[in-house]
Context: one part of a larger RNA
RNA sequence: CUGGGCGUAAAGAGCUCGUAGGCGGCUUGUUUAGUCGGGCGUGAAAUCCCUCGGCUCAACUGAGGAACUGCGUCCGAUACUGGCAGGCUUGAAUCCGGGAGAGGGAUGCGGAAUUCCAGGUGUAGCGGUGAAAUGCGUAGAUAUCUGGAGGAACACCGGUGGCGAAGGCGGCAUCCUGGACCGGCAUUGACGCUGAGGAGCGAAAGCCAGGGUAGCAAACGGGAUUAGAUACCCCGGUAGUCCUGGCCCUAAACGAUGAAUGCUUGGUGUGGCGGUCGUUUAGGCUGCCGUGCCGGAGCUAACGUGUUAAGUGCCCCGCCUGGGGAGUACGGUCGCAAGGCUGAAACUC
Numbered sequence: 001c002u003g004g005g006c007g008u009a010a011a012g013a014g015c016u017c018g019u020a021g022g023c024g025g026c027u028u029g030u031u032u033a034g035u036c037g038g039g040c041g042u043g044a045a046a047u048c049c050c051u052c053g054g055c056u057c058a059a060c061u062g063a064g065g066a067a068c069u070g071c072g073u074c075c076g077a078u079a080c081u082g083g084c085a086g087g088c089u090u091g092a093a094u095c096c097g098g099g100a101g102a103g104g105g106a107u108g109c110g111g112a113a114u115u116c117c118a119g120g121u122g123u124a125g126c127g128g129u130g131a132a133a134u135g136c137g138u139a140g141a142u143a144u145c146u147g148g149a150g151g152a153a154c155a156c157c158g159g160u161g162g163c164g165a166a167g168g169c170g171g172c173a174u175c176c177u178g179g180a181c182c183g184g185c186a187u188u189g190a191c192g193c194u195g196a197g198g199a200g201c202g203a204a205a206g207c208c209a210g211g212g213u214a215g216c217a218a219a220c221g222g223g224a225u226u227a228g229a230u231a232c233c234c235c236g237g238u239a240g241u242c243c244u245g246g247c248c249c250u251a252a253a254c255g256a257u258g259a260a261u262g263c264u265u266g267g268u269g270u271g272g273c274g275g276u277c278g279u280u281u282a283g284g285c286u287g288c289c290g291u292g293c294c295g296g297a298g299c300u301a302a303c304g305u306g307u308u309a310a311g312u313g314c315c316c317c318g319c320c321u322g323g324g325g326a327g328u329a330c331g332g333u334c335g336c337a338a339g340g341c342u343g344a345a346a347c348u349c
Base pairs, nucleotide, nucleotide: 004320005319006318007303008302012317014201015200016199017198021194022193023192025088026087027086028085029084030083031082033081034080035077036076037075038074039073040072041071042070049065050064051063052062053061054060091191092188093187094186095184096183097182098181103177104176105175106174107173108172109171110154115149116148117147118146119145120144121143125136126135162169163168206247207246208245209244210243211242215241216240220236221235222234223233258316261313262312263311266294267293268292269291270290271289272288273287274286275285276284277283298305299304322349323348324347331342332341333340334339
């Protein structure tokens, strides 16, 4: 270096964009760089291998041969790969016409509910639990009605429904804005795929500054329970949860399944857009895209997977190599910090 792997055994980077690099559709000509064949030169000797010989044998050693799988050069071959020039349209992109969607950002608005405040009615309890107590209440609570304040979340619709690269996204309206899909097959003509470094995004918690705070609620206080109870249950309650700006960069960031593309029996549901047929009604047949379930071959240690592959090809990246020590130490780097990323060894089983 090659050989094995990565759904659950160790192993797919949280996700995307993209630099270098690697790889790359159909076709014509040219070149002959790679590639292939042959000739010549070289590839010191020794060693290795074969044959013969010398020490009684062997080790050792003498001689000859082969080999030294390489390099250089010349001639030849031209299928494939590459270079150059030209063409093509199926990959890719653009254009036109459509409808779908919690995709993103900003602004405004709405109703239900909780809490609080003021007032009315009203009187002795309320609340809470397994049972209680702390707690609230004659300074009038709970209940009920009216008015008001404020914050947060958006019942029903709602759906193995939709959208997004992932994280994620759910009241309504307006504005700004990204992507996908279907139909036309008009345009460009390989413009593509992947992607070490790099850049951006990235739930929750956490951090900084300023605001906000209804409900909930780490910490904390109290009441119970208990042998104890630094808990589970109950009454309170601060950070936080919310907004703006800036950090952090982690996760069971999961489909525990990297991205792209081709091929390979089926059944059934659902979302989007079409085509066609029909007494243009219910509907029938059918194309493409998305998303579920069940199962065939195949694959798999089994479970399972099974056209949304974990089947079968090709291409690029990432990652794994016994358990513990340890995602630790040290160093580096990033961060305000918390800590993140990178990441051992001794020793031990």
Molecule: small-subunit ribosomal RNA, central domain
Organism: Vicinamibacterales bacterium